The RNA shown here (c-di-GMP-I riboswitch aptamer) has 76 nucleotides and comes from a soil metagenome. Rfam family: c-di-GMP-I riboswitch aptamer. Gene Ontology term of the family: cyclic-di-GMP binding.
[in-house]
RNA sequence: GCAAACCCGGUGAAAGCCGGCGACGCAAAGCUAAAGGGGCUAAAGGACCAUACGGUCCAAUGCUUGCCAGCUGCCG
Numbered sequence: 001g002c003a004a005a006c007c008c009g010g011u012g013a014a015a016g017c018c019g020g021c022g023a024c025g026c027a028a029a030g031c032u033a034a035a036g037g038g039g040c041u042a043a044a045g046g047a048c049c050a051u052a053c054g055g056u057c058c059a060a061u062g063c064u065u066g067c068c069a070g071c072u073g074c075c076g
Stems, first nucleotide, its partner, number of pairs: 001026002007020005024066001030071003036068002038064003045058005
């Protein structure tokens, strides 16, 4: 210097994000999600069941950098 969780308000289909409170931690907890990988959610879409307005599966263009990683950087 940054700011986890909880709580409050907003936003989103959700994951999550924004703001307030608050500090668990972090010497890169700075930046990057179309350098690469992992993970989370599954709206739209597709397939199947049902024909009972529902359910199951696939799947990111959504999210996560405080998961790994890439890039940059302070002090010694």

The sequence is in RNAcentral, with records from MGnify.
Its mean pLDDT, the model's own confidence on a scale to 100, is 85.
The model forms 95% of the base pairs in the Rfam consensus.